Overview: This is a predicted structure of a 246-nucleotide RNA (Group I catalytic intron). It matches the Rfam family "Group I catalytic intron". The family has 12 seed sequences and 5,602 matches in Rfam 15.1. The literature on the family includes a 1996 paper in Science by Cate et al., "Crystal structure of a group I ribozyme domain: principles of RNA packing". Rfam describes the family as follows. Group I catalytic introns are large self-splicing ribozymes. They catalyse their own excision from mRNA, tRNA and rRNA precursors in a wide range of organisms. The core secondary structure consists of 9 paired regions (P1-P9). These fold to essentially two domains - the P4-P6 domain (formed from the stacking of P5, P4, P6 and P6a helices) and the P3-P9 domain (formed from the P8, P3, P7 and P9 helices). The coordinates come from a structure-prediction model, not an experiment, and the mean pLDDT is 77. Of the family's consensus pairs, 83% are formed in the model.
RNA sequence: GGUCGCCUGUAAAAUAGAUAUUGCAGCUUCCUAUUGAAAAGUAGGUUGAAUAAAACAAGGUAAAUUCGGGGAACUCCAUUUAUGGACAAUCCCGAGCCAAGCCCUAAAAUUUUUAGGGAAGGUGUAGAGACUAUCCCUUCGGGGAGUACUCUGGUAAUGUAUCAGGGGAAGCGCCUUGAUUCUAAGUCUGAAGAGAAAUCUAAAGAUAUGAAUAUGAUAUAGUCCGUCCCUUUUAGUAAUAAGAGG
Numbered sequence: 001g002g003u004c005g006c007c008u009g010u011a012a013a014a015u016a017g018a019u020a021u022u023g024c025a026g027c028u029u030c031c032u033a034u035u036g037a038a039a040a041g042u043a044g045g046u047u048g049a050a051u052a053a054a055a056c057a058a059g060g061u062a063a064a065u066u067c068g069g070g071g072a073a074c075u076c077c078a079u080u081u082a083u084g085g086a087c088a089a090u091c092c093c094g095a096g097c098c099a100a101g102c103c104c105u106a107a108a109a110u111u112u113u114u115a116g117g118g119a120a121g122g123u124g125u126a127g128a129g130a131c132u133a134u135c136c137c138u139u140c141g142g143g144g145a146g147u148a149c150u151c152u153g154g155u156a157a158u159g160u161a162u163c164a165g166g167g168g169a170a171g172c173g174c175c176u177u178g179a180u181u182c183u184a185a186g187u188c189u190g191a192a193g194a195g196a197a198a199u200c201u202a203a204a205g206a207u208a209u210g211a212a213u214a215u216g217a218u219a220u221a222g223u224c225c226g227u228c229c230c231u232u233u234u235a236g237u238a239a240u241a242a243g244a245g246g
Stems, first nucleotide, its partner, number of pairs: 007026006027048001030045006056178006066095006075086004096123003102118007127225001129224004134145004149167007179213004186207004192201003229246007
């Protein structure tokens, strides 16, 4: 530079050319039920068409990390046609515990602090597991540094420090604020129409305290450890599981 494919994510499988395949999720088109004034939410089904590579930004928090229990697709093994077993992406329940922020109560204090309770959410739930919430640049693809931490070796020391070398860092959770978009019950204004008048009806406009801005964390980033490799033991028909040594 050209061609082809393509809604998004994740875990497998495969190694045949892979953008094809499978499971579980998210979004989207349309339909049904239900809550709501509506936007929209929840549940089930359907769809993958689209001028769509779309699903915002900044700051704060890093605690608890425990005990017990209920499910499970795909894939693999056996058997021979209907089941059983193995592994496991992952869906949860009860109790306990928990940082910042929010709500309530009480006391002190003088505008903050302490204690207790509550709601949401988290932990439990990595591969058995241990530890850590740095900085700069960027065309947002990534690049540089070498903070926390960690591994190896040495010196000291009973308590953790220091020297050298190697590696080297995480919100998509929760909270606060903002931005964009949607709706307009209530509130304010109110054309036009009716009426003797008071007034009644009412298009339209403004307005958020209402709603939306996906899923990915049952380990996301990184350092260890474990596994993957070789030999071997036990159980099992096997898949596989639990060990030992290198």